Predicted 3D model of RNase P RNA and transfer RNA as a complex of 481 nucleotides. The prediction has a mean pLDDT of 76.

[in-house]
RNA sequence: UGGGCUGGCCGGGCGACCGCGUCGCCGUGCUCGCGAGAGUGCGGUGCCGAGGAAGGUCCGGGCUCCACAGGGCGAGGUGGUGGGUAACGCCCACCCGGGGAAACCCGCGGGACAGUGCCACAGAGAACAGACCGCCUCCCGCCUGACGGCUGUGCCUGACGACGGGAGGUAAGGGUGAAACGGUGGUGUAAGAGACCACCAGCGACCGGGGCGACCCGGCCGGCUCGGUAAACCCCACCUGGAGCAAGGUCAAGAAGUCCGGAGCCUUCGGGCCCCGGACGCGCGCACGACCGAGGGCGGCCCGCCCGAGUGCGCGGGUAGACCGCUGGAGGCGGCCGGCAACGGCCGUCGUAGAUGGAUGGUCGCCACGCUUCGGCGCACAGAACCCGGCCUACAGGCCAGCCCAUCCG
RNA sequence: GGUGGAGUGGCCGAGAGGCAAGGCCGCGGUCUGCAGCACCGCGUACGCAGGUUCGACUCCUGCCUCCACCU
Numbered sequence: 001u002g003g004g005c006u007g008g009c010c011g012g013g014c015g016a017c018c019g020c021g022u023c024g025c026c027g028u029g030c031u032c033g034c035g036a037g038a039g040u041g042c043g044g045u046g047c048c049g050a051g052g053a054a055g056g057u058c059c060g061g062g063c064u065c066c067a068c069a070g071g072g073c074g075a076g077g078u079g080g081u082g083g084g085u086a087a088c089g090c091c092c093a094c095c096c097g098g099g100g101a102a103a104c105c106c107g108c109g110g111g112a113c114a115g116u117g118c119c120a121c122a123g124a125g126a127a128c129a130g131a132c133c134g135c136c137u138c139c140c141g142c143c144u145g146a147c148g149g150c151u152g153u154g155c156c157u158g159a160c161g162a163c164g165g166g167a168g169g170u171a172a173g174g175g176u177g178a179a180a181c182g183g184u185g186g187u188g189u190a191a192g193a194g195a196c197c198a199c200c201a202g203c204g205a206c207c208g209g210g211g212c213g214a215c216c217c218g219g220c221c222g223g224c225u226c227g228g229u230a231a232a233c234c235c236c237a238c239c240u241g242g243a244g245c246a247a248g249g250u251c252a253a254g255a256a257g258u259c260c261g262g263a264g265c266c267u268u269c270g271g272g273c274c275c276c277g278g279a280c281g282c283g284c285g286c287a288c289g290a291c292c293g294a295g296g297g298c299g300g301c302c303c304g305c306c307c308g309a310g311u312g313c314g315c316g317g318g319u320a321g322a323c324c325g326c327u328g329g330a331g332g333c334g335g336c337c338g339g340c341a342a343c344g345g346c347c348g349u350c351g352u353a354g355a356u357g358g359a360u361g362g363u364c365g366c367c368a369c370g371c372u373u374c375g376g377c378g379c380a381c382a383g384a385a386c387c388c389g390g391c392c393u394a395c396a397g398g399c400c401a402g403c404c405c406a407u408c409c410g
Numbered sequence: 411g412g413u414g415g416a417g418u419g420g421c422c423g424a425g426a427g428g429c430a431a432g433g434c435c436g437c438g439g440u441c442u443g444c445a446g447c448a449c450c451g452c453g454u455a456c457g458c459a460g461g462u463u464c465g466a467c468u469c470c471u472g473c474c475u476c477c478a479c480c481u
Stems, first nucleotide, its partner, number of pairs: 001406010012367007020049002023046010051381001055392002058390005063244004070303004075240005080094005095109001096107004110235002115233002117229003132174002134170008143161001148156003182200006201225002203222002206219005248324004257280006264273003282316007295307003331350008369378003411480007420434003428464001436452005457473005
């Protein structure tokens, strides 16, 4: 210098004006209260105000309620080993397998000698298999007719061989397939074959060594060669009670009440009066039931336990209060220490969205970046909704660090 | 916001590891004077991508779209 690999970070900046939301402060109107004060409206002002994914809702937890959730079966999930963590299907390190020249990357990575199932088409044969072609042996038929014989130019015997048929042997070779029951060489054989031998590959048993472990290294023995599939059922080990902030609770007094919607009148525009309709607690119909106990807790079933007077289904109507839950939490940043790392411990420091028809926006100026026809235009993916840890997915552009390979120079 | 379910030709819809049924619609032909009916024939379909497997519509994972429920 060029190419590549990995990890981390940012994801427009500054300023002006207007606007929106929570909270605080000031002024002021109204209501309540003896009062201190409280509630509410308006105006002003101050601080703060989306993300690395806030997203998908795929896992795990906190939190809340349901009997603080019992036993058995079932169901679901996870799956190399060790560690981290509140927990996980996440993360770190290592092992094994695969890819790459390397840095490095990928793996839903337990079990297929517990059992069952499946392996289409093709092919002879698809699981402890199989004889289609080929190879070999034997038999029969037919053809040829060596050698030999004879009463000798024609007969007899009929080997080897070719062809056809039959009985068998053979898994070396061909061919089919995703997959065909170890590979190479030799011995052997009628032809062959782990039938036997040597080496190699795999598997299993034993012994020794290393490692917490997965596993690795070495030796020795056994011809053991036992197909694949568990993201098929299943087996083994471990884990899991259910529902979800629309969870759940308070105001709240069970009625001359509280609240909501709509029409009208008055108003100092804060509200007040009054009428109608409704919600809390709706109406109608059917069915079952109150100890011979419906129904429910209990995801599905059974047992066991508990609650228990209303419950279930259908149709119609309605979905209309305020407040709490609500944000300070397994929190961020910095330093030191332990650890290979994930992470943990200690100290210091910071503190800042909490909406509920749902705020976080708009218009300009300068700069940065990209395109440009030099006028301008564009500036990614996307937006909190109880909170947190992960995963996955989307993403213009940019920055930093480490490592590998090649080349050049010294 | 939360929870569950479904995507198969133009439409409906079966199949759930091995060639994807059937009906409607459409098109062509036969029949008819013409059309209808009837008969015969005809189709570039498994939402997208990756993985497991010899092989995926089917099994697994991630996206996309649609539907239903909540008081």